[in-house]
RNA sequence: GCGCGGCCACCGCCGAACCGCCGACGUCCCGAUGCGGGGCCGAGGCGGACCGGGGACCCACCGAACACCUGGGGUGAGUCCUGCGUGCGCAGGUGCUGCGCGCGCGGGUAGGGCGCCGUCCGGCCCGAACCCGUCAGCUAACUCGGUAGGCGGUCGCGAGGAUGGGA
Repeated sequence: GCGCGGCCACCGCCGAACCGCCGACGUCCCGAUGCGGGGCCGAGGCGGACCGGGGACCCACCGAACACCUGGGGUGAGUCCUGCGUGCGCAGGUGCUGCGCGCGCGGGUAGGGCGCCGUCCGGCCCGAACCCGUCAGCUAACUCGGUAGGCGGUCGCGAGGAUGGGA
C1' cells in the first nucleotide's frame, strides 16, 4: 500500500419503535484515606411524543326453511390465485381419483418501500413472521399494551419522463 473480516463513532434507509430526566448492578481511571471525584455500560423508573388492541348511544349488519363445509379475530405492506411434490382427514373407489386443511419448491398477484413532497408512467426490491384462545363491527368516556428488529456507507458509471407544490 492492497484485499477480507470485526469493533467504535457519525450519517442515512425501512419501521410507531423516538426524545428528555433520574438511575441499580458491573467495569475502568484519577486521587491518596474525604466512605472523594470522573468515564463507560446500562437493568429499571418517570415524563413527553408516537403506534396499536379492547370498549356505548347513533350508525352498520341481520328475510325463511333444509342440508353440507368451515372456528373466529388481531399486529404488520406482507394478502389472494396457481403448477409440481408431500403429510393428515373425508368421500368414491380399489391401489387410483376428487375435495378440505397444512408443509416444501416455483410462478404470478392485492398491497408496501426506494427521488425534497403529491399524482401518473418507467426501473429496482419486498410481498415475512408472530400473537389471542372459541371471544371481538363501528365506538365518546374509560381501559390494556408497544416504542423492537433489520440494512447501507468502498470503487465505477449514472443522476428516468410528465405535471403540480415546497425550499

Predicted 3D model of a 167-nucleotide RNA (c-di-AMP riboswitch aptamer (ydaO/yuaA leader)) from Geodermatophilus africanus. It was read from a public genome assembly, where an Rfam model found it. Its mean pLDDT, the model's own confidence on a scale to 100, is 77. NCBI's taxonomy places the organism under Bacteria, Bacillati, Actinomycetota, Geodermatophilales, Geodermatophilus.